A computed fold for a 1155-nucleotide part of an RNA from a seawater metagenome, annotated as large-subunit ribosomal RNA, half B.
Its mean pLDDT, the model's own confidence on a scale to 100, is 83.
The full RNA is in RNAcentral, with records from SILVA.
Context: one part of a larger RNA
RNA sequence: GUAUGUUGAAGGAACUCGGCAAAUUUGCUCUGUAACUUCGGAAGAAGGAGUGACGUAUUAAGGGAAACCUAUAUGCGUUGGCACUAAAGAGGGAGUAACAACUGUUUAACAAAAACACAGGUCUUUGCUAAUUUGAGAAAAGAUGUAUAAAGACUGACACCUGCCCGGUGCUGUAAGGUUACGUAGAGAUGCUAAGGCAUCAAAAUCAAGCUCCAGUAAACGGCGGCUGUAACUCUGACGGUCCAAAGGUAGCGAAAUUCCUUGUCGGGUAAGUUCCGACCUGCAUGAAUGGUGUAAUGAUUUCUCCACUGUCUCCAACAUAUCCUUGGUGAAUUUGAAAUGCCCGUGAAGAUGCGGGCUCUUUGCAGUUAGACGGGAAGACCCCGUGCACCUUUACUAUGAUCUAAAGUUGUAAAGUUGAAAGUUUUGUGUAGUAUAGAUGGGAGCGUAAGCGUCAGUGAAAUACCAUCCUUCCUUUUCGAUUUUACUUAAUUUUUUUUAAAAAAAGACAGCUUGUGAGAGGUAGUUUGACUGGGGCGGUCUCCUCCCAAAGAGUAACGGAGGUGUACAUAAGGCAAAUUCAAAUAAAUAUUUAUUAAAGAGCGUAAUGGCUUAUAUUUGCUUGACUGUAAGAUAUACAUAUCGAACAGGGAUGAAUUAAUUUUUGUCGGUCAUAGUGAUCCGGUGAUUUUGAGUGGAAAAAUCAUCGCUCAACGAAUAAAAGGUACGCCGGGGAUAACAGGCUUAUGGUUUCUGAGAGCUCACAUCGACGAGACCGUUUGGCACCUCGAUGUCUGCUUAUCACAUCCUGGAGCUGAAGUAGGUUCCAAGGGUUCGGCUGUUCGCCGACUAAAGUGGUACAUGAGCUGGGUUCAGAACGUCGUGAGACAGUUUGGUCCCUAUCUGCUGUAAAUGUUAAAAAUUGAAAAGCGUAAAUUCUAGUACGAGAGGAUCGAAUUUAGUAAACCAAUGGUGAAUCGAUUGUUUUAUCAAAAGCAUUGUCGAGUAGCUAAGUUUAUAAAAGAUAAUCACUGAAUGCAUCUAAGUGAGAAACUUACUUUAAAAACAGUUUUUUAAUAUUGUAGAAGACUACUACAUAAUAGAAUGAUCGUAUACGAAUUGUAAGGUUCUUAGCGUAUUAUCUCUAAUAAAAUU
Repeated sequence: GUAUGUUGAAGGAACUCGGCAAAUUUGCUCUGUAACUUCGGAAGAAGGAGUGACGUAUUAAGGGAAACCUAUAUGCGUUGGCACUAAAGAGGGAGUAACAACUGUUUAACAAAAACACAGGUCUUUGCUAAUUUGAGAAAAGAUGUAUAAAGACUGACACCUGCCCGGUGCUGUAAGGUUACGUAGAGAUGCUAAGGCAUCAAAAUCAAGCUCCAGUAAACGGCGGCUGUAACUCUGACGGUCCAAAGGUAGCGAAAUUCCUUGUCGGGUAAGUUCCGACCUGCAUGAAUGGUGUAAUGAUUUCUCCACUGUCUCCAACAUAUCCUUGGUGAAUUUGAAAUGCCCGUGAAGAUGCGGGCUCUUUGCAGUUAGACGGGAAGACCCCGUGCACCUUUACUAUGAUCUAAAGUUGUAAAGUUGAAAGUUUUGUGUAGUAUAGAUGGGAGCGUAAGCGUCAGUGAAAUACCAUCCUUCCUUUUCGAUUUUACUUAAUUUUUUUUAAAAAAAGACAGCUUGUGAGAGGUAGUUUGACUGGGGCGGUCUCCUCCCAAAGAGUAACGGAGGUGUACAUAAGGCAAAUUCAAAUAAAUAUUUAUUAAAGAGCGUAAUGGCUUAUAUUUGCUUGACUGUAAGAUAUACAUAUCGAACAGGGAUGAAUUAAUUUUUGUCGGUCAUAGUGAUCCGGUGAUUUUGAGUGGAAAAAUCAUCGCUCAACGAAUAAAAGGUACGCCGGGGAUAACAGGCUUAUGGUUUCUGAGAGCUCACAUCGACGAGACCGUUUGGCACCUCGAUGUCUGCUUAUCACAUCCUGGAGCUGAAGUAGGUUCCAAGGGUUCGGCUGUUCGCCGACUAAAGUGGUACAUGAGCUGGGUUCAGAACGUCGUGAGACAGUUUGGUCCCUAUCUGCUGUAAAUGUUAAAAAUUGAAAAGCGUAAAUUCUAGUACGAGAGGAUCGAAUUUAGUAAACCAAUGGUGAAUCGAUUGUUUUAUCAAAAGCAUUGUCGAGUAGCUAAGUUUAUAAAAGAUAAUCACUGAAUGCAUCUAAGUGAGAAACUUACUUUAAAAACAGUUUUUUAAUAUUGUAGAAGACUACUACAUAAUAGAAUGAUCGUAUACGAAUUGUAAGGUUCUUAGCGUAUUAUCUCUAAUAAAAUU
């Protein structure tokens, strides 16, 4: 020193995030007991009284044959103590609020809670071979249960209640229309073939679930508005208007576990209240079974308050035990590049024991302490990165199980209905006009036994008889199907009974099972989810063109500064040729135009830059070179690729020359004034081709040329096809990259100077000072990303400080718009000092009360190998908000493991060795450290000053406060030496008397020692040299001037002084004494960790003995008294004694060494 205990003066929560911890209370009997209440509780509420021993009287009960034993309750009396549940064991209490009804459960080992559960409520599913669930299946759970049952979901006792919305998403229902796969069907097409035909492709039509559509459903997922006008003070808005919506939040509650602003405002409590309680309503962002609002009881829950109590604190002290320390024995671990391991300033990968300079330093232990060794421990958990991992989510992508569903098989026999296709016999066909019900076309002048019909006429777009071929429509027949319903039993299935291989019953071609089509599908799985980036995210950007930056060749970066592109043009904006010259201004004239000036400012489709004037512009004429096939050579250039290109061949357009004309010769033209207008490869389509064609011929399929399909815009394009969460996280890396701190910078911040517009009645400068211009600092917020990610622990508080001065107080001065007092402002000055509380995690801040004053900053925002852990910043949980969700929030709330034995340096102590001396003793003091303060009162003096009110300087005295040191006579504390009282129990055989244990058992008192709250002392006085400042004399400058030479005054600062250390002060000092000195060893100590120091070793050093003092309080025993407990006397006794006296006893013996 730590741990565990004991005690504590005065105060009593002032401590602290918080009464954490500790203390208080505690048994039994009697008494007494509030609000509220679900009438049960609350309640042991709270509060109060009693409690031993002895005697006596009454008494309930049990046992026993009895004697008697056990034992309850009560009255009266006596008696001792500080205290009678005497020890131990054994509730502190009350009030308010939040949340959860309750008892219960939970993160074994950081969270016990408001989370989970719960009884109760509601919704949904399920009729039994039940739903649901497990399994590949057999089978099983559900259940040997049957809707008062079982399963799923939400809510969470009880009371009062539970509003509006069905537009979205789900779920349920409906089945008309639309859509829809396989299948059926098969127009048609292609190929082959001598033909029949074969093969392939395949449109219409038909067809399930699902989706769509239409409804229902919110105790399903969920949702529940703006703007604006208005009342006779103002404010407000019952009232109105308008827009939107599926509906616009009802009842309640409300700064709340929800309120950012916010410590909202008001009230209460407090001296003072960021918390708390009650209200208000402006609800950032309340709200009704994701339940709303209340609520008695309950809670190791959370918040606030009060009483009691206390060492939590003011402010610490003493004691006990264990450890620490010493000796003997035994004997780990961490760590370790090597170490011969100092301070300051600087430097430096930016914070040095190790580098530079200076200073300091004789060597080596031990006990302590943790400031440093960017200490140890753990390849940082935060952050970023990785074409890392894992798990989770979903309307990411792709698959897939369950589930639903068409078809086929297992799979048979019938009947009826409906319906499709084909074929056949019949039937049907009304605009107006026309005798009238004209289906169409062709033939047709006749047809029929006849009546008659038709031709003709007439009407009309069309004319009728008769024949033929068709369309349309109805009925019916046959064939081939499809589908619905019903029936049967022999397939298949299931169950029951009798009985062990059969029978009966149910059900029945359904179901089940197999194959398989489509739907569906985070139930499951595999994956994806870009880069740049002054960290990352959010934002922005990503290809191409033009300019600047760009430094006069080319090229050249940035999340540098400016703009454009993802085309346009055939009625040219293309080609050739010819002709012409623009914009603007002025004047005249006034549609047009003319003249002058005018080098380009116009125009050239478009951005900008460059370029262009008998043109690259404008107009006109003719036209299609916006051609085909090749291409030497260059430019840019990593590649890919892009650009320019003379020339050759073909066939053209246009103009010129020549000619009477044709011919011939010849210029320009392979898009556009130039520079943007874009996309590799694979894959696929289309056209062309004298290409290839898997035995042959064909075909299919390729190839070549041309061409088409990508905002593959993350534009050199990872795939045809891809989003999120992680605080449950993991791995690999990074100081290549953030958060803390350091460093650089100093925009911002702070301090200050200059200038002086103005304010100050007047007057810039008593005081304040705009617009501006500088300097310094390195405390703010930043910028940068330089050390550290194989770890430099982060806010506040506590503890301990140290430095700066830009000074809060105290000291000294100048000016004042300084009368005095009290101030303002400036200069000098860092010696000392610089408070206690309420609220909050707070720093800060506000408030209360003081004070001379309640300074500003640095020190890794000093200080976690010193403490704390309230906040922030893991895992649990809740609210609001956001998100479909997993989840998220510099939003809120509750809960939540702080390790380290010290090697080195440093620091505080304490020793040893060596040197200086041969030894001892006493000293000097270079140097260092410490100290250093302030107020009030009185006198001067109610004086100076002042109209008064008020009210001094200077000087003198006193007393306090703070701080420090020492001490214990007194006052107190402690006091496991001691004395006494006393409970329970055991032992000494018993009585008595003692002893042990129970916290020292508890309680009362207390010597020495230690100690503070106690006492004493100091902080005094003075000197020197100075600061600001004030002066003397005095020139430069005949004056003036505190200065230049010279001479003074002047402060708590400086040097002395005062106290302490101090000759290792290596310059190791001085003086005195001596020839011997010292240690081991022994007895000890008011000395002490060990050492050391001090005293003594034949003497009072220690012990014993005997006294005294001191403490306690009157022992045992005996006598006596009382029925007894007990009392009285011998007895101010007995016991003890850390102080002290005496010198009676014991022990300081003996031996061997060093210089």